[in-house]
RNA sequence: GGGAGGUUAGCUCAGUUGGUAGAGCAGCGGACUUUUAAUCCGUUGGUCGCGAGUUCGAAUCUCGCACCUCCUA
Numbered sequence: 001g002g003g004a005g006g007u008u009a010g011c012u013c014a015g016u017u018g019g020u021a022g023a024g025c026a027g028c029g030g031a032c033u034u035u036u037a038a039u040c041c042g043u044u045g046g047u048c049g050c051g052a053g054u055u056c057g058a059a060u061c062u063c064g065c066a067c068c069u070c071c072u073a
């Protein structure tokens, strides 16, 4: 230099041919317990890497850029 994959909550990751963004863990509150832990219930938390385009509508489609991983030279 060329090619492929990836970037979504604090962390690990889902997200179906474009139609109100989710789970587990963590955090917070509560129940239970002599207390802690464990268990159970509830709950907070997101400019979906950045910018632009298409569209009534974009995490999803298109283009550019940044970063990470791998292949190749």
Stems, first nucleotide, its partner, number of pairs: 001072007010025004019056001027043005049065005
This is a predicted structure of a 73-nucleotide RNA (transfer RNA) from a Burkholderiales bacterium. It matches the Rfam family "tRNA". It is annotated as a transfer RNA. The source organism's lineage runs through Bacteria, Pseudomonadati, Pseudomonadota, Betaproteobacteria and Burkholderiales. It was read from a public genome assembly.